Annotation:
Predicted 3D model of a 375-nucleotide RNA (Bacterial RNase P class A) from a Planctomycetota bacterium.
RNA sequence: CGAGAGGUCUGGGUGAUCGCUCCGGAGCUUCGGCUGCGGGGAGGAAAGUCCGGGCUCCACGGGCCAGGGUGGUUGCUAACGGCAACCGGUUGUGAAACUAGGGAAAGUGCCACAGAGAAUAGACCGCCUACGUUCGGAGCUUGCUCCGAGCCGGCAAGGGUGAAACGGUGCGGUAAGAGCGCACCGCGGUUCCUGGUGACAGGGCCGGCACGGUAAACCCCACCCGGAGAAAGACCAAAUAGAGGAGCAUUCAGGCGAUGGCCCGCGCCGCUCCCGGGUAGGUCGUUCGAGGUCGGAUGCGAAUUCGAUCCCAGAGAAAUGGUCAUCACCCCCUUGCGGGGGCCACAGAACCCGGCUUAUAGGGCCUCUCGCACA
Numbered sequence: 001c002g003a004g005a006g007g008u009c010u011g012g013g014u015g016a017u018c019g020c021u022c023c024g025g026a027g028c029u030u031c032g033g034c035u036g037c038g039g040g041g042a043g044g045a046a047a048g049u050c051c052g053g054g055c056u057c058c059a060c061g062g063g064c065c066a067g068g069g070u071g072g073u074u075g076c077u078a079a080c081g082g083c084a085a086c087c088g089g090u091u092g093u094g095a096a097a098c099u100a101g102g103g104a105a106a107g108u109g110c111c112a113c114a115g116a117g118a119a120u121a122g123a124c125c126g127c128c129u130a131c132g133u134u135c136g137g138a139g140c141u142u143g144c145u146c147c148g149a150g151c152c153g154g155c156a157a158g159g160g161u162g163a164a165a166c167g168g169u170g171c172g173g174u175a176a177g178a179g180c181g182c183a184c185c186g187c188g189g190u191u192c193c194u195g196g197u198g199a200c201a202g203g204g205c206c207g208g209c210a211c212g213g214u215a216a217a218c219c220c221c222a223c224c225c226g227g228a229g230a231a232a233g234a235c236c237a238a239a240u241a242g243a244g245g246a247g248c249a250u251u252c253a254g255g256c257g258a259u260g261g262c263c264c265g266c267g268c269c270g271c272u273c274c275c276g277g278g279u280a281g282g283u284c285g286u287u288c289g290a291g292g293u294c295g296g297a298u299g300c301g302a303a304u305u306c307g308a309u310c311c312c313a314g315a316g317a318a319a320u321g322g323u324c325a326u327c328a329c330c331c332c333c334u335u336g337c338g339g340g341g342g343c344c345a346c347a348g349a350a351c352c353c354g355g356c357u358u359a360u361a362g363g364g365c366c367u368c369u370c371g372c373a374c375a
Stems, first nucleotide, its partner, number of pairs: 001371010012327007020041005026035003043346001047357002050355005055229004060265007067225005072086005087101001088099004102220002107218002109214003124159002126155003132151009167185006186209001187207004192203004233284004242275001244274005254269004291310008329342005
């Protein structure tokens, strides 16, 4: 200098002026409201509604089966399908990234096409012809030896097909081969040793070695699982018309009660439909929290703990803004001074919180990797 990887901050500041809204408090009021003073006023995702909770309401508990969710280990947290660190695997020269990461020796299914054959497989091109046998030739020891061709037969090592071919490399052995044998690697086992809390890693010993992959296929294993939702819900006030109707039940029955079904226990009590009438106004919930910021300690870290300090939206059809100037930032022009333009990204709270996922113009900072050049 170039190319990358990871993390983090910001995404406007200041002044003037006009306006909106909430809280506190003062004064005035024709009770409708008005005028001052002080303080506050939209995010890193407020989005998606995918998880987990707080809070509120519905009295439920146990067992079995079904259904759903999660899936390496150890920690963090109120909890989670989240986060941190580590282990294994895959990708990358690397910094790093991803991981739906328990089980294929419980069982079932699938692996198109090509190919001989795709999981107790298989002979297309091929290799051999030792043993046995047929034919021809030669030798001579006259019934044996050698050579050639073939048959019976042997092989799965070489080549081909394919995403993948029933371990790999080498040596020996064989007629030619093959874990057939051996060495190393790989694979499986192990109440062995070392390190680690552990998943695991390294080493030792045993075994020629179970028939590959796939469970984000069915399945098996382990753990977990009430619903609804702020228009939740609570309270106050007001008004009315139920001498209304029908059906079922009124028992030892039945109905309801937190994923579905069944059983047991417990609790409550009638259920369904039709006709007609009244009200729909107000207050609370509503923002003090698993809260923020700064600092110390412990921890690799997520976090925990201690101290100090702060209160930072609360509407109800929905406010949180407009204008001007200037600074900053960005773009264009200019040798430069300077000039012109833009104010642009994704985007707006509605019960609250912890996460995840998605979108994001521009600008800044930190750490690390690779390449080139120079010293």

Taxonomically the source falls in Planctomycetota (Bacteria, Pseudomonadati). The coordinates come from a structure-prediction model, not an experiment, and the mean pLDDT is 77.